[in-house]
Molecule: transfer RNA
Organism: Streptosporangiaceae bacterium
RNA sequence: GCGCGAUUAGCUCAGCGGCAGAGCGGCCCGUCCACACCGGGCAGGCCGGCGGUUCGAGUCCGUCAUCGCGUA
Numbered sequence: 001g002c003g004c005g006a007u008u009a010g011c012u013c014a015g016c017g018g019c020a021g022a023g024c025g026g027c028c029c030g031u032c033c034a035c036a037c038c039g040g041g042c043a044g045g046c047c048g049g050c051g052g053u054u055c056g057a058g059u060c061c062g063u064c065a066u067c068g069c070g071u072a
Base pairs, nucleotide, nucleotide: 001071002070003069004068005067006066007065010024011023012022013021018055026042027041028040029039030038048064049063050062051061052060
């Protein structure tokens, strides 16, 4: 340089073009002498950036950025 893949919550990851989710973690309450476990609840995202397509984009297209793999 070229090809491919990834980018969504603090972490690991889901998500047929039609209201953004789970597990773990965090906070609060219950339980306990207390802690842990367990039960209940809450907060936390405008989906890497910028454009395009569309009535409508996390999802499709282009480009840039970052990371990874392959190749010379």